Record summary
The RNA shown here (small-subunit ribosomal RNA) has 1401 nucleotides and comes from an uncultured bacterium. The coordinates come from a structure-prediction model, not an experiment, and the mean pLDDT is 83. It matches the Rfam family "Bacterial small subunit ribosomal RNA".

RNA sequence: UUAGAGUUUGAUCCUGGCUCAGGACGAACGCUGGCGGCGUGCUUAACACAUGCAAGUCGAGGGGCAGCGCGCGGGUAGCAAUACCUGUGGCGGCGACCGGCGCAAGGGUGCGUAACGCGUGAGCAACAUGCCCUGUUCAGGGGAAUAACCCGGAGAAAUUCGGCCUAAUGCCCCAUGGUUCCUUUCGGAGGCAUCUUCGAGAGGAUAAAGUUACGAUGGAACAGGAUUGGCUCGCGUGACAUUAGGUAGUUGGUGAGGUAACGGCCCACCAAGCCGACGAUGUCUAGGGGAACUGAGAGGUUGGUCCCCCACACUGGAACUGAGACACGGUCCAGACUCCUACGGGAGGCAGCAGUGAGGAAUAUUGGACAAUGGAUGGAAAUCUGAUCCAGCCAUGCCGCGUGAAGGAAUACGGUCCUAUGGAUUUUAAACUUCUUUUGUACGGGAGCAAUAAGGUCUACGUGUAGGCCGAUGAGAGUACCGUACGAAUAAGCAUCGGCUAACUCCGUGCCAGCAGCCGCGGUAAUACGGAGGAUGCGAGCGUUAUCCGGAUUUAUUGGGUUUAAAGGGUGCGUAGGCUGCGUGUCAAGUCAGCGGUGAAAUUCAAGGGCUCAACCCUUGCCGUGCCGUUGAUACUGAUGUGCUGGAAUGGCGUUGCCGUGGGAGGAAUGUGUAAUGUAGCGGUGAAAUGCAUAGAUAUUACACAGAACACCGAUUGCGAAGGCAUCUCACGAAGCGCUUAUUGACGCUGAUGCACGAAAGUGCGGGGAUCAAACAGGAUUAGAUACCCUGGUAGUCCGCACAGUAAACGAUGAUAACUAGCUGUUGGCGAUAGACGGUCAGUGGCCAAGCGAAAGCGAUAAGUUAUCCACCUGGGGAGUACGACCGCAAGGUUGAAACUCAAAGGAAUUGACGGGGGCCCGCACAAGCGGAGGAACAUGUGGUUUAAUUCGAUGAUACGCGAGGAACCUUACCCGGGCUCGAACGGCGCGUGACCGGGGCGGAGACGCCCCUUCCCUUCGGGGCGCGUUGCCGAGGUGCUGCAUGGUUGUCGUCAGCUCGUGCCGUGAGGUGUCGGCUUAAGUGCCAUAACGAGCGCAACCCUUGUUGACAGUUGCCAUCAGGUAAAGCUGGGGACUCUGUCGAGACUGCCACCGUAAGGUGUGAGGAAGGGGGGGAUGACGUCAAAUCAGCACGGCCCUUAUGUCCGGGGCGACACACGUGUUACAAUGGUGACUACAGCGGGAAGCUACCCAGUGAUGGGAUGCGAAUCUCGAAAAGUCAUCCCAGUUCGGAUCGGAGUCUGCAACUCGACUCCGUGAAGUUGGAUUCGCUAGUAAUCGCGCAUCAGCCAUGGCGCGGUGAAUACGUUCCCGGGCCUUGCACUCACCGCCCGUCAAG
Repeated sequence: UUAGAGUUUGAUCCUGGCUCAGGACGAACGCUGGCGGCGUGCUUAACACAUGCAAGUCGAGGGGCAGCGCGCGGGUAGCAAUACCUGUGGCGGCGACCGGCGCAAGGGUGCGUAACGCGUGAGCAACAUGCCCUGUUCAGGGGAAUAACCCGGAGAAAUUCGGCCUAAUGCCCCAUGGUUCCUUUCGGAGGCAUCUUCGAGAGGAUAAAGUUACGAUGGAACAGGAUUGGCUCGCGUGACAUUAGGUAGUUGGUGAGGUAACGGCCCACCAAGCCGACGAUGUCUAGGGGAACUGAGAGGUUGGUCCCCCACACUGGAACUGAGACACGGUCCAGACUCCUACGGGAGGCAGCAGUGAGGAAUAUUGGACAAUGGAUGGAAAUCUGAUCCAGCCAUGCCGCGUGAAGGAAUACGGUCCUAUGGAUUUUAAACUUCUUUUGUACGGGAGCAAUAAGGUCUACGUGUAGGCCGAUGAGAGUACCGUACGAAUAAGCAUCGGCUAACUCCGUGCCAGCAGCCGCGGUAAUACGGAGGAUGCGAGCGUUAUCCGGAUUUAUUGGGUUUAAAGGGUGCGUAGGCUGCGUGUCAAGUCAGCGGUGAAAUUCAAGGGCUCAACCCUUGCCGUGCCGUUGAUACUGAUGUGCUGGAAUGGCGUUGCCGUGGGAGGAAUGUGUAAUGUAGCGGUGAAAUGCAUAGAUAUUACACAGAACACCGAUUGCGAAGGCAUCUCACGAAGCGCUUAUUGACGCUGAUGCACGAAAGUGCGGGGAUCAAACAGGAUUAGAUACCCUGGUAGUCCGCACAGUAAACGAUGAUAACUAGCUGUUGGCGAUAGACGGUCAGUGGCCAAGCGAAAGCGAUAAGUUAUCCACCUGGGGAGUACGACCGCAAGGUUGAAACUCAAAGGAAUUGACGGGGGCCCGCACAAGCGGAGGAACAUGUGGUUUAAUUCGAUGAUACGCGAGGAACCUUACCCGGGCUCGAACGGCGCGUGACCGGGGCGGAGACGCCCCUUCCCUUCGGGGCGCGUUGCCGAGGUGCUGCAUGGUUGUCGUCAGCUCGUGCCGUGAGGUGUCGGCUUAAGUGCCAUAACGAGCGCAACCCUUGUUGACAGUUGCCAUCAGGUAAAGCUGGGGACUCUGUCGAGACUGCCACCGUAAGGUGUGAGGAAGGGGGGGAUGACGUCAAAUCAGCACGGCCCUUAUGUCCGGGGCGACACACGUGUUACAAUGGUGACUACAGCGGGAAGCUACCCAGUGAUGGGAUGCGAAUCUCGAAAAGUCAUCCCAGUUCGGAUCGGAGUCUGCAACUCGACUCCGUGAAGUUGGAUUCGCUAGUAAUCGCGCAUCAGCCAUGGCGCGGUGAAUACGUUCCCGGGCCUUGCACUCACCGCCCGUCAAG
């Protein structure tokens, strides 16, 4: 000392990218802004620069005197002081000049530079060094010039020329010389090769300066020191290989030159070297370091301010002077630019400090002072110093302070929100009371920075130095700081509030406006936009943007991977390189340890200290992981010597194979040719056609030829490095394996570049050409069919030679070595011969332990555990594309980007859904049947159209005789017209009134309006109750919108057999198991099996009804027996036997038998039984799906209307009608129609009702009348049956339509009712494609009842009974469903997803 999150999915795990939270900044922008301290401030145009300043100084070197002052002399004026003029270098000083030192420092910038430039460590036996320090010695004599000044000239100017005079610490000569150097001789010592050094001798060359205040200072030579510099070397220090070869003074040698010095530094000659995959050369980029930021660290990024080094000074080049420069404010040349000009010619260089323009998102004052520190000169005073110290500007950064503190609830007003009589929040916040005064304003005081100089004095001694004391000097600045007074007084914003991420509501908007870092928000209830209220975060700042590091283990040394996610080279041989068995000796390069040197300061870190704190600053310490040297150690690596046999190789013996190359041989098949037989087709396909065939095909037979491929054997077989290899045989070659008391002795492994091999297709040349067959042609298929199918057919397929060099070249798995349980096949050897194997070696398969893996899976043939080497990967697309290079005859191959774009792309597994996948099973699903629909007419619903309105809803299955189980008015929601506005109804409060109710008249279509008559109760006299209203107010009212805001209800899948849970177990997880499997069932019904064991909702059962029966009960039902009685009749007494009604029971359970089966269960013309395997029917509808239906049944959130979208009334409409569809009715007829006769139900209904019976009418019905609130009365059958007739026709079928006449209901039948009678008598002769229902008391057929209802458009709906069939082989197919399994790029789930083209924008 290490933090994560969001985002791929329906969900999961993984891979993997993108994004965020942190820190930083020479920053910029937006909003805002009180103060101070300390820092910072052109990142862009090394772009151009006006103006001022930034380097001078010394008179104690010199000649001098332009200017200033003093002195002295002269003159003028003046009485004089004095003033003026003039002379005079005599003095102070001093412009310019000669001379000395400095100007090479300081300051600026980062152009260039990839370099010994920088960093670090060494070296120079190959060097220099002004000023400074120490030591020794010396300074004798002489000479010639020159500037200034003066005179003259040229020029616009800058500048310059000529002449005369003159000085020096300027210059020169002679002398003296030591050292040094050169030549030469001898001797000694040392080292590192050339050499170095010491001593002695001879010859040659070379010095100096004065000034003075007499204290001093300066000069020359030599030696030494210090400092600074020069050069050399090791190591380190960017990118690109789509830059692979570079180099001619190049590399080295000899000699000479040059330099302070080494050196090809330069030159002559000689040699041919030198650098380079450990990346030369080239191109691009870049000043380097200390350090800074970030990070746990390793790293990554950066090199602004400060310090060190380098480079540069308008651009390029060059040297001069000098100790030092190839010189920022020097010179010369060239160039560009700017300026001056008299056009002849000149001047200039802010990357010094300020400042200007320009560029830019962007970066300051033409300030003060030398007071301090430092520098130059000088003996010094001093002068100079845009170095420096200060001040100014900027929230640009860091740090500090403040904008008040305490109390204060009716928790005020206002705002906002809500579940709204009220509550919550803003909020102790404010007001108010008390207090404080940092800051501010005013006034007053007021620093440190200052040490010293000249000079004085004291002390010390080494006598000119040091120290002590005194002693001028402050830009900043009257600043910091201190004190006093006043007064809460002068001072808060910014961003955010969907998740990440702290913080939520309302309104507006309505995929618009907009937001957005990522995911994503916005299409009428937006915590995501805009506003408001509130909240959160930070705070004189807050956000945004750019950039860097982090998170990112997302380049992985620490610390990643490559079967399927991106990623193993197609394979081998092999070079460099990397790695390398066992024993032993030596060395000590790596390695390890001790010690020494260095690693500048600043910075970071730690401790302590100073500014009131902090930032900041100071002191000390640590660190600086590195490099160099030295002394040791020797395990490991390395070097070297010597051995070994286990790795490797070789020999011998044996053995194996579709191993390779080249010959030879073979049969089958195919095609062709010839001949023959033979006749009408052949061939081909899903079906056909093209094609072939009477000129004789196909078929068959014989013979011949050609080319290609090798059936059976033949496989989880064998061989090979891979590609690949298959008839037989011969030759040659290679390899593997086994055995071996043989040989060598680490000879090994891997392998960048390289070389070789390398399927198919392809290319070149030459052959060959039977089959098959790209291209092509024709025929089909099809909407089309440049395809799939068919008939033909050329390259090619085959051989030789040469190229090409790629494949899903795959085990999608590199090579080598070692290690880690087993079981079971098989190939080739060996051992063993015991009827004996748990043997061994090398291969090749299957299943698995441990382990690994995201999982699938792998598992001694590893994807396990290790070691070595190579290759490759770093989000998807763009793209294996472009450019370049190399290779190729070409096709093309190898190498291989970027712009731009997306937030994913992807792997494995999971749940579903789906499949023109599979298995099993079911259903009137098909099939087998019966009857229909689709054709006609009518009824009814819908669409469409129409309309003032044709109110609204329902729209595949799951709308369409549906909401509606009753539209003439009403209903009614629609339209037209006329009215009302507290309203048609209701609650409350107030006001008015005394009624209300009832009756009447008038107007009007009515609603309504006007008018008349009648008309209250209690009372404490205040009023109250009750009712009404041209009355007021608060609530109303709305079939207006949203079924995609909802509740409730309903349809459908589907009465399908499913849907889940607890615990356990399995899996990292989503999930799985259970619920799977076998059998069985109508059923997840049960049995067996079983990591599951149980349970719940469904199934079944329980409920109702029907079928049999018992008991009990008998009225209104029944009547066998007894009695009475009638024309007849349970009519009466009576009875409970029977039927029936009703209540409670019984009964059926595969219980029994037989067979099959482990069981569950199944089967049976079984027995028994009314009923037999669920007896029939009903009610009952799991988890869920369809944003299914309904805001118009009801309820309800939100929105909308309020003299109208409310409400009342009259009339109209919902009933329209070229048309289309659904559902029905009636038919088309003889199994029928008509007429006559005649029998038998059940469910139900009935008082504003059902009505017997009687009368009238042809009839609907009417008039009477009786019974019954109903097992009592009443409504009530038809088909069937019997007899007769019709005789196959648009009819004695069919009844639409129309005409006439009526009945009934009702205020009212015109729009728009039903029924009756008479007349009329349409279409229709069994219905195309297609389609519906039904499996038994069912279909079909016949009638009856009920609800709604005044009546009825009912042929509808719901029920009831009568008569009463046919068929089911079976599950291939259609539809729907269930279970298991499989695939999947679907999950909005196949009506999915998705690709391409075109068009528009």